This is a predicted structure of an 84-nucleotide RNA (c-di-GMP-I riboswitch aptamer) from Alkalibacter mobilis. The source organism's lineage runs through Bacteria, Bacillota, Clostridia, Eubacteriales and Alkalibacter. It was read from a public genome assembly, where an Rfam model found it. It matches the Rfam family "c-di-GMP-I riboswitch aptamer". About the family: GEMM was predicted in a large-scale screen for bacterial structured RNA regulatory elements. Model confidence (mean pLDDT): 89 of 100.
């Protein structure tokens, strides 16, 4: 340096559920709360997934579309520690 990841050390994050706020929805933010996480830091210009206000189509209540989301799905990228 690259990989790897302890019953080590130091720090950190926070699922479900829940109160409030917000949004058309998916979802997000703050508080409570911990299922977990060695990148659960950052990136939504790669893939996947969720939603469909608006727009488009038509047989008129259905179909399509992200410009909306998701990094705790994969991926990219940067970084702390150092037993085997």
């Nucleotide at each position: 340096c690259u990989a790897c990841g302890a019953u080590a050390a130091u720090a950190g994050c926070a699922a479900a559920c829940u109160g409030a706020u917000u949004g058309a929805a998916a979802g997000a933010u703050c508080g409570g709360g911990a299922c977990g996480c060695a990148a659960a830091g950052c990136c939504a210009a790669g893939g996947g997934c969720c939603u469909a206000a608006a727009c488009c189509u038509c047989a008129a209540g259905a179909g399509g579309u992200a410009u909306g989301g998701u990094a705790g799905c994969c991926g990219g990228u940067u970084a702390c520690c150092g037993a085997a």